[in-house]
Context: one part of a larger RNA
Molecule: small-subunit ribosomal RNA, 5' domain
Organism: uncultured Bacteroidota bacterium
Formats: sequence, C1' cells, structure tokens
RNA sequence: GGAUGAACGCUGGCGGCAGGCUUAAUACAUGCAAGUCGAACGGUAAGGCCGAGUGCAGCAAUGCAUGAGGUACACGAGUGGCGCACGGGUGCGUAACGCGUAUGCAACCUGCCCCCAACCGGGACAAAACAGCUGGAAACGGCUGCUAAUAUCCCAUGGCCACACGGAGGGGCAUCCCUCUGUGUGUAAAGAUUCAUUGGUUGGGGAUGGGCAUGCGUAUUAUUAGGUAGUUGGCGGGGUAACGGCCCACCAAGCCGACGAUGAUUAGGGGUCCUGAGAGGGUUAACCCCCACACUGGAACUGAGACACGGUCCAGACUCCUACGGGAGGCAGCAGUAGGGAAUAUUGGGCAAUGGGAGCAAUCCUGACCCAGCCAUGCCGCGUGAAGGAAGACGGCCCUAUGGGUUGUAAACUUCUUUUGCCGCAGAGUAAACCUGGGGACGUGUCCCCAGUUGAGAGUAUGCGGCGAAUAAGUAUCGGCUAACUCCGUGCCAGCAGCCGCGGUAAUACGGAGGAUACAAGCGUUAUCC
Repeated sequence: GGAUGAACGCUGGCGGCAGGCUUAAUACAUGCAAGUCGAACGGUAAGGCCGAGUGCAGCAAUGCAUGAGGUACACGAGUGGCGCACGGGUGCGUAACGCGUAUGCAACCUGCCCCCAACCGGGACAAAACAGCUGGAAACGGCUGCUAAUAUCCCAUGGCCACACGGAGGGGCAUCCCUCUGUGUGUAAAGAUUCAUUGGUUGGGGAUGGGCAUGCGUAUUAUUAGGUAGUUGGCGGGGUAACGGCCCACCAAGCCGACGAUGAUUAGGGGUCCUGAGAGGGUUAACCCCCACACUGGAACUGAGACACGGUCCAGACUCCUACGGGAGGCAGCAGUAGGGAAUAUUGGGCAAUGGGAGCAAUCCUGACCCAGCCAUGCCGCGUGAAGGAAGACGGCCCUAUGGGUUGUAAACUUCUUUUGCCGCAGAGUAAACCUGGGGACGUGUCCCCAGUUGAGAGUAUGCGGCGAAUAAGUAUCGGCUAACUCCGUGCCAGCAGCCGCGGUAAUACGGAGGAUACAAGCGUUAUCC
C1' cells in the first nucleotide's frame, strides 16, 4: 500500500447493488416451514344447491323457521396411491477414496420420464371408517359386529424373464463375456371415465440419478519408531443391487513402515476469493459442486431410493404435563426469545414470477423463492450550489504594532440553476402461460394463431408541473519517516508515542487557540492476511 462477513470512537444527506451470530453443534415460549388426489374406495362431520313434508303468522297470496332425502357441488375423519430420501439449515465429526482430477465395473441398482414388443381371464378373504360395550386424568387404547377398493390373497395364461442341467457359434481384458438353441421348474395384472383417454403387468433399450473400485494430489509433529490376530492371503460358505475379511468356519504366516507406518494435534474438501510483476503465500463468509450431521449414543422398518432434520424403536441427559398409575418434546428450517459475546436484522407481505409436490384439470400446498423492513457493513454513483463580487468590511489570530500580514472572493450584496428535498398530477416493465371462447393445420388428439383472464412488491420505479439556496460536512493529522506552523498554558509535572523519541521556563512533538494539510458521508483506531 491493498484486503475484510469486521468491531470500536467521532460524525452522518440520498440512491443502486450486495452482505449481515466468525462466539454457545448452548437452551428454546409462540406461529408458520409437506402435502395432495372424490377421475382408486366405503362414505357424509361441516357448507352450497334442490327438496317431500312439518310448525308459526295470515282470510288468502305469501313470509319466517325447521327439514327426511337427493346432488357428476363439495368434503372433516378413514382405507388406498404418489410425495415426504427433493427443497431449506449447520460444519460437530472426519487427515479419509472424504474431496479434487483421471479412469474402470466382463462386479451393480435406478420410482417418475422417453422408445419398442407382448398381455390385462376368473375368483376369494379380511381389516379401517362406522355401530355397540368398555379401560384411562390424559396420551392412547381393548373386545364384539358390518363393509368397499387401483388394499390383500388364490387360480388360469406365459412370448419374454429368473433358476438348474445341457448343445453350437463368436469375442475378449485374467477371473470370463455375448448370440442362438434344448429340457425342467417358477413368477403377472386394476381399474376409473365426460368414451376421447388414462392407468395396470411382463420384458428389452435409453435418459437421469446413484453405488463400488483404482492411479495421482491433499495440514503440522520424530521432543510419536515400530504398528497389526479378522491382522495379510487362500479355500469354502453367508450376506449384498454388486465386488470384497463385509461377516463366518478351516488353513497358511503374513501385511504396513525413515519414500515416515502407528500415535498425537488441528481441520469439512473443491471451484473460488485476497495479495503479489510473477513464482508463491494466505483463505473457504456470500454463490455453486461434493461430503458429514440433525438433543447424545445405538438400531432397524417402510420404500426405487433413508438406516430418514419437522418418521419409528431402545438407552441417556434435559424440559414440560399429571388424578402419581403414566405420558409429551427436540429451531444446525423462517421469524423470534434467553444466554454467551467487541459484534450480526422483522415473531413482515405474497404465491404475481421462477422452481418443486399432488392432481386430467381447475386448484391446493410451498418461511424454497420473489419482495418489503432494519444496519454507512462494503462497493459504486450523486448532492450539500453556480457565476459575479475588494471598502480586500466586521470579528478572530499573528507581527518588527499610528501600521502590516492572514482567515479571504471567503462573507455581505447582485444574478442564475433546482440534482436532491417538499407538494400536486400521470404512471410502468416484471405477464409468458395454465384455463375459457373462437379459428386453422394435420387427421380424432396433438400443434399453431387470435381474444379474454392473472401483480405481493406499489400508486413503487419513472415522467411532467410548482416552490424555494432552500433540507445536507465531518474526521484525522501538522518534529523526522510524511503533505501541513505560529501563539498561549504547562514545566521530566500533566501528558504524547507506530519507530526514532518529545516534556526539567522561550516545547512547530503535551493541552488549547488561530491557521494549514489529507481524505470525505465518511474519517481515524484496533484485529487479521499478503
């Protein structure tokens, strides 16, 4: 000098863009953050519509109330499907195939999506909801009975597929792989519907996402030198989607290590970012990729996928409720609270856009996201006026003091402008769609065109008009390094200080004043890196 997720002191006009618990992975009140589908199903708690009837008022018309039932309106709870493994947070752990890079899988899986081929016949049983009885303070149950399905089960068919035993051909990278084929055994399915479709089953291929293995690279320490018994390898099995001591029985005695094993300490890794001419050094906040974790430890279940942040079970610590028998909970999601700290924001608005889940769709959900609020935390931009104006005014300060210098064209004064500000008027882009209606093309379900519909931010950005210099400058320094000097006070005191060093009676170094210098809505100090 540059830089920062900064903090502190003094000061502070505006806008754009970005950033904002670096500490206690400490504890959490409250609200929200994952649902959706009635076009799978039995149904009907609430609501809408229709409504036989009934009651009240009335002479009647009619009005009011209630209302079995219906409803291709809708829907609480329930069965079922899909999603909840994404998105969001944090960096505890981890020195490791964790990450980066480059390969391999002839050792593997892949829901939804795309393409191809084939199929979709018949039957059965149950259990929720519900009803009855009943236990408990509650959380939550228990018994009996009824019932539907794209829930569950059985049978049929079986090209392909899987398994076992064979045959032929081809190929390779060692174990081997591929194609054709024979025999035997085994395995499927589901309907809904507005009749257009959509869904289901089996097999093959693709895409996407993952799993595993390997070469190389990946902090400090030798004041850590030996470490290792499932240890190293083999044979056989188990397990897995799959290879493998991953696990097990048996056999052998190996394996790693000064090219640093083992231990210890520290640490998520990378793209990046900072600095530097570069080499290099430092860094991992924001954004992106990967990993790990979800009160602490352990475990599996479901599922295409988890050993699962807002799932389950067990143990532990803590907090809360309790009728003392027993129960409930997990903000390292978004806000917010307490605590810690030098220090870090609103218990805001909206699904309008982008994206995600469910659904044919309408739509619903979405603290992802888009916006708004707070903070000079940073970067960038703008402003605090411009031109003229010498009696070089008054005042201040200084001096060689009837005078001069400086503050200083600075002010006053004259003319002008209106960025900004205040007031008034107008007022966006972000919106393309989905869907509805109309039309067209190809030819019976897709595409295209036109119109309509949809804005949280927001009456915001922006534009125009009006007013009036009006609303807006500080901070640090002035001995040398280092740009900028005099006076007064103090008298080795009080104090300053990054280094050298100033201060003991004429201090350009302390304190004040005048003046000056530097930067400027900031300036200076501290901390850290180059």